[in-house]
Annotation
Predicted 3D model of a 73-nucleotide RNA (transfer RNA) from a Candidatus Nomurabacteria bacterium. The sequence was found in a public genome assembly. Its mean pLDDT, the model's own confidence on a scale to 100, is 82. Its Rfam family is "tRNA". By type it is a transfer RNA.

Parts: sequence; C1' cells; structure tokens
RNA sequence: GCCGAUGUAGCUCAGUUAGCAGAGCACAACUUUCGUAAAGUUGGGGUCGCCAGUGCAAUUCUGGCCAUCGGCU
Repeated sequence: GCCGAUGUAGCUCAGUUAGCAGAGCACAACUUUCGUAAAGUUGGGGUCGCCAGUGCAAUUCUGGCCAUCGGCU
C1' cells in the first nucleotide's frame, strides 16, 4: 500500500430484507434469613464509533473517516 471483519448499556453480546433499542452478568432498592450467601421481584443506565447522503422514517441502506483485529504484498 491492497483486501476483509468488527464497532450497540459498566462488561460479554443479540437485534436489522428501514417503523417502540434488548438479553445475560454487573449496579441500586425490596422480599426471603437470626445474619450472610444463594434465589426472586422491581428499577436506573444508551448521542447504536464519527461525518455526510438517500428516504416520510436510518442502529439497519450508500459514501468517506477513525479505532481494533486478520489476510496479502
């Protein structure tokens, strides 16, 4: 230098033939217990990497850029 993959909650990741943003773990409160742990219930937490384009509508499609990883040279 060229090619490809990935980027979503504190962490690990779903989701997507465009139409309400989710799960598990973690965190907080509560229930249970003599107490702790475990278990259960409820809750908080997100500019869906950044910029632009298309479109009634973009996490989703298109282009560029950035970061990480891999391959080729």